[in-house]
Molecule: transfer RNA
Organism: Minisyncoccota bacterium
RNA sequence: GCCAGGGUAGCUCAGUUGGUUAGAGCAUGGGAUUCAUAAACCCAAGGUCGAGAGUUCGAAUCUCUCCCCUGGUA
Numbered sequence: 001g002c003c004a005g006g007g008u009a010g011c012u013c014a015g016u017u018g019g020u021u022a023g024a025g026c027a028u029g030g031g032a033u034u035c036a037u038a039a040a041c042c043c044a045a046g047g048u049c050g051a052g053a054g055u056u057c058g059a060a061u062c063u064c065u066c067c068c069c070u071g072g073u074a
Base pairs, nucleotide, nucleotide: 001073002072003071004070005069006068007067010026011025012024013023019057028044029043030042031041050066051065052064053063054062
């Protein structure tokens, strides 16, 4: 350089053929429980969906360019 896969919450990851509020677990904060702590239970906060542009009534999802990570190839 070329090919393939990936980038979504602090971390690990879902998100079906573009549509009705962007989610789960862990972690964090609060509550309740306990003599107390932990576990289990309830609630909350936390997102420009890598960046920009395009298509569309509507984009995390489709197209283009760029950036970063992983693997393959000479």